[in-house]
RNA sequence: GGGCUCGUAGCUCAGCCUGGUCAGAGCGCCAGUCUUAUAAACUGGACGUCCGGGGUCCAAAUCCCCGCGGGCCCA
Numbered sequence: 001g002g003g004c005u006c007g008u009a010g011c012u013c014a015g016c017c018u019g020g021u022c023a024g025a026g027c028g029c030c031a032g033u034c035u036u037a038u039a040a041a042c043u044g045g046a047c048g049u050c051c052g053g054g055g056u057c058c059a060a061a062u063c064c065c066c067g068c069g070g071g072c073c074c075a
Stems, first nucleotide, its partner, number of pairs: 001074007010027004020058001029045005051067005
């Protein structure tokens, strides 16, 4: 220098190809129930400008462009 791939909650990821009405799951965290107490179980809750910017569109996590960062391969 070239190619591919990933970036969504504190962590691990789904959703993206095929745009749509509330942005989700598990784990973790907080509170409660239960218990002598802890754990487990159950109930409730908080946490996201979906990596950044721009474009298309009635509407963008999703499509297009440019950048940033991680990984792999080629040179």
Transfer RNA from Candidatus Micrarchaeota archaeon CG08_land_8_20_14_0_20_59_11, 75 nucleotides, folded computationally. Rfam family: tRNA. By type it is a transfer RNA. The RNAcentral record of the sequence draws on ENA.